[in-house]
Context: one part of a larger RNA
Order: sequence, then structure tokens, then C1' cells
RNA sequence: CUGGGCGUAAAGGGUGCGCAGGCGGCCGCGUGUGUCGGAUGUGAAAGCUCACCGUUCAUCGGUGAAACGGCAUUCGAAACUGCGCGGCUAGAGUACAGCAGAGGAGAGCGGAAUUCUCGGUGUAGCGGUGAAAUGCGUAGAUAUCGAGAAGAACGCCGGUGGCGAAGGCGGCUCUCUGGACUGAUACUGACGCUGAGGCACGAAAGCUGGGGGAGCGAACAGGAUUAGAUACCCUGGUAGUCCCAGCCGUAAACGUUGUGCACUUGGUGUGGGAGGAGUUUACCCCCUUCCGUGCCGGAGUUAACGCGUUAAGUGCACCGCCUGGGGAGUACGGCCGCAAGGCUUAAACUC
Repeated sequence: CUGGGCGUAAAGGGUGCGCAGGCGGCCGCGUGUGUCGGAUGUGAAAGCUCACCGUUCAUCGGUGAAACGGCAUUCGAAACUGCGCGGCUAGAGUACAGCAGAGGAGAGCGGAAUUCUCGGUGUAGCGGUGAAAUGCGUAGAUAUCGAGAAGAACGCCGGUGGCGAAGGCGGCUCUCUGGACUGAUACUGACGCUGAGGCACGAAAGCUGGGGGAGCGAACAGGAUUAGAUACCCUGGUAGUCCCAGCCGUAAACGUUGUGCACUUGGUGUGGGAGGAGUUUACCCCCUUCCGUGCCGGAGUUAACGCGUUAAGUGCACCGCCUGGGGAGUACGGCCGCAAGGCUUAAACUC
């Protein structure tokens, strides 16, 4: 390489958009690129293979055949593929009417709690732990009442619930804004799928500048514990956590399961919508149907565990990735970054 694989054994890119490329619905006509067939020429000889023959056999040699994986020219075929033209509506999309939602951005507002400040009441403790101590307190703490300030997070509702491509999103109101879903018609007419590079987004921590700083709290200090205790526990506490602007670009970025489409028994919850039925209106119940999200389970599948119409079943298209462990996601080089570092990524050696 071939072959085989990627939920847990090595292996799905963190996520999306998308250039090139790969792949691509139904019908008709044309063409004849691929494809298929015929003919002709060529594919030197030797060698290889087969048959026969010669040397007493064999090695070796001779004759013949086959083969020479092809190439070129030419004549044909037209199902499929490609290309050109025309048409279609089942894929895709647009318009319309509805509809749910912590989807995103900005501004404003609210209450509870916490800490602090001031004032009142009040007096000797408070706090903390397994037990203590450090700490706070007669300069009046803790507790309690009133007033004020500040920052951060939004209890109940809240749900195996919803939304988003992922990261993620949760008090209330307003403004701007993205996407999904359902329904019935009309329209466009394959406009599609995937996607190396590329671009964009991307938790937390970290970085730069400016602001902010209540609580929490790496580092740090002290008190304990202990043989020791650079920890676990306690008292403090700086960066940080928050906001604005700009970087970083990682993660157990996980469903450890790439995206899209199609097909394949069911049961039962739940979220959103539409239709129907029951005398009429109407909520529920019930039936049908579409989309999402869970549980259980059949065939099938799997090494097993399990998965099982939300597949890890059956297929197709395209991308990414794996190839024993360590060395090592390291070194070197390159690119990116202010730095931290990130991305790409070996070998010697060793088992």
C1' cells in the first nucleotide's frame, strides 16, 4: 500500500459558514468524453509459461504456441456516466398566515440577601471547631431596630422542560435582531449534499490598557492537626472573579458517537403546532398527523457492555482521523501570540 477500523480497546476535527474538489432528482432530444465491441498496425529478439523434439538423463539447446498487463489508427454501439439543448416538480428555496422559546445585542428598572457607614436600644462576650486557637470586642462588639452606600448574583416558578451550530443562555420592562416549527395555497425550477485550504464564533483560566471591587478567594500570613503538614480544618487575605476595549484559542469543548439523505416491528412520558370526533359553543379526555426531547424494548447489530426510527441496524455521498507501549503531543523547523503558550510534528533509544 491493500485490507480493516474510529461510543468504552488507537482513532470524529470544539462549532459553524463556505472557495476549489468529490458526489448529485424525473422525462425527452442531440453528442459520443468515459464505457463496450470489431478490424488493422505495433508491442524486436532473448527470457518466463505450455507442447513436442535433440544430447543415454539432466543442465543446456531447438521448433511451435501462448503471453507481451498496452498504445495508435479506424469502423461501430448508446443502456449508464459526462457534455449541450428543452421540459418537469417529488429535493432545495421564496411568499403568506400562525406559533413556542433562559437564542443574541443595547438601555432602563426591581426585591431578597451580604458587607460597610451613621444613629437608637443594650452588655460581655462574639466567632470558629472534632476539640481548640489565631481573630473580633468595654475606644461598647455579637444581637436587635432605623437610615444610607456599594458591588455581585437573580430564590420560588424550574421540569428527565425550553432555546442555540457549538461554546453557552435563567429577576422584570422596552428597543434592535437571528433561527426553528406548524398550516394551506401560490411561486422559482435541481438553485442540492459534503467540504482540503480559508474565514468566523469559541467555557474557564491567563494577558494588555482603563474602570470597579460587596461576597468569594489561587498566592501569601497566622492558628490548629501531625512524626512532619509547604495540605485537608479555622482566622485573615492579594491577584482574580464584575464592566469597557483588545488579545489568547485551549477543555473530560463529551452523546468520549462528523455532516446530509433514504429505508427498517413497537410501547410509554414530556415540550411546540395542526386537524378530527363526541348534539351546538367550549377546556379536558379520546383519535390522526408534523417537529423536538426522554425512558423501555423487537428485528438487526456488538468482543462484550450496550445501541435499538434521536441506531452503535440497513445503504449511499463527502470530510476528518487511527495503525503496539514509552520517548512525546516532546525536540527541531515553520506559522501565530505582548507573554503564557498554541498549531503543525518526528527520530535515536527502549520494552
A computed fold for a 351-nucleotide part of an RNA from an uncultured organism, annotated as small-subunit ribosomal RNA, central domain.
Its mean pLDDT, the model's own confidence on a scale to 100, is 88.
RNAcentral holds the full RNA, with entries from ENA and SILVA.
Its Rfam family is "Bacterial small subunit ribosomal RNA".